[in-house]
Context: one part of a larger RNA
RNA sequence: UGACGGGGGCCCGCACAAGCGGUGGAGCACGUGGUUUAAUUCGAUGCGAACCGAAGAACCUUACCUGGGUUUGACAUGUAUGAGGUAGGAGCCGGAAACGGUGACGACGUACUUUCGGGUACGAACAUACACAGGUGCUGCAUGGCUGUCGUCAGCUCGUGUCGUGAGAUGUUGGGUUAAGUCCCGCAACGAGCGCAACCCCUGCGGCCAGUUGCCAGCGGUUAGGCCGGGCACUCUGGCAGGACUGCCAUCGACAAGAUGGAGGAAGGUGGGGAUGACGUCAAGUCAUCAUGGCCCUUAUGUCCAGGGCGACACACGUGCUACAAUGGGCGGUACAGAGGGAAGCGACACUGCGAGGUGAAGCGGAUCCCAUAAAGCCGUUCUCAGUUCGGAUUGAAGUCUGCAAUUCGACUUCAUGAAGUUGGAAUCGCUAGUAAUCGCAGAUCAGCCAAGCUGCGGUGAAAUCCGUUCCCGGGCCU
Repeated sequence: UGACGGGGGCCCGCACAAGCGGUGGAGCACGUGGUUUAAUUCGAUGCGAACCGAAGAACCUUACCUGGGUUUGACAUGUAUGAGGUAGGAGCCGGAAACGGUGACGACGUACUUUCGGGUACGAACAUACACAGGUGCUGCAUGGCUGUCGUCAGCUCGUGUCGUGAGAUGUUGGGUUAAGUCCCGCAACGAGCGCAACCCCUGCGGCCAGUUGCCAGCGGUUAGGCCGGGCACUCUGGCAGGACUGCCAUCGACAAGAUGGAGGAAGGUGGGGAUGACGUCAAGUCAUCAUGGCCCUUAUGUCCAGGGCGACACACGUGCUACAAUGGGCGGUACAGAGGGAAGCGACACUGCGAGGUGAAGCGGAUCCCAUAAAGCCGUUCUCAGUUCGGAUUGAAGUCUGCAAUUCGACUUCAUGAAGUUGGAAUCGCUAGUAAUCGCAGAUCAGCCAAGCUGCGGUGAAAUCCGUUCCCGGGCCU
């Protein structure tokens, strides 16, 4: 000087408390450990690994295993030599394929030449040989880059000056205040930088501009559908400027910074959300995104292919989904979104099938057409507390679709079957407002999909608490 303390003071945070809903018990899904295996490829391991890399493992992917091939190689550059019936190559044979053999046919570019048929040389491609390629092989404790975390916490430093023999101190401490080293006052300090805040994006209000979406708003027609004429008023779309600054009032305060209340206002004291992550810490993570030093392999640790495996299953852990029911289940009727996606695509509509779907097919590169009926909700009816008209696992049968191919190992449909489960021990997690809870919708990846995941979108929409900081956890300042 720091760090630490079951030392002290001050102060924060869903940290506790007050509440709401979960996890831990059940079934299933996914991930992980372990075990097993020819292989169950590799990495990630307290918070900060475990629906994580993986925003798509049937083949491919794929890195693993078994077997079959190959050795200048699946890929790059260069050198030498060879070689026009050369390169390529339908078909045929062997084979699981890769590949090997055979092989009709049979080229391309530039220059020269030609009897116009072609010929010669050099390229390209090919063969051989050699330099080399190649490696998801090792080391993240040799590294770059990127990332997590403390933490969006309010801190971390510098120049000059001053003090101290020096390490260093001061500034940055103190009194107030703030979300904030935010600001004010004071002070041997005066200034400055990286952070904070603001500048950026979305959202909330009205205005201007614009009108192939919207509107009977006012008129006419009408097949009753903004459908047509017509019109940009409104809604909306999207561009521009405005608007909020403790600006105004009162009280408190040191006449300061600011705090509390009020007015006006769509919005009030950072309006809400996002992006944004200081100096550094953890030899944190990643050599398997990529790059890269060193080491290692080089007829193999490279490379091609088929099949298998990554999907195993006594068990243990994590994250979820579905439930255990009446604030509910079933049936019938009926209402209202937002944000997205669409051409090897979305596919209306008609017919057909109980259904998944099938056949034909309009429109749409889309504010115009389609995906696309949102669901919870509301109305009516039924069930009457039961392992049930709850719950749906499991299993049998029959099918649909994608795709060379669903046996290992896909999703979905129909019929049948109907398991555990009656609210979950110790313990533990999330959340302070359009939040929790609950309800559905869309997208990326993607042929299909093991998505119950992730990323977004809207619908319904509370309760308690800010009495408080004694305690648990983490953090900041002073000592």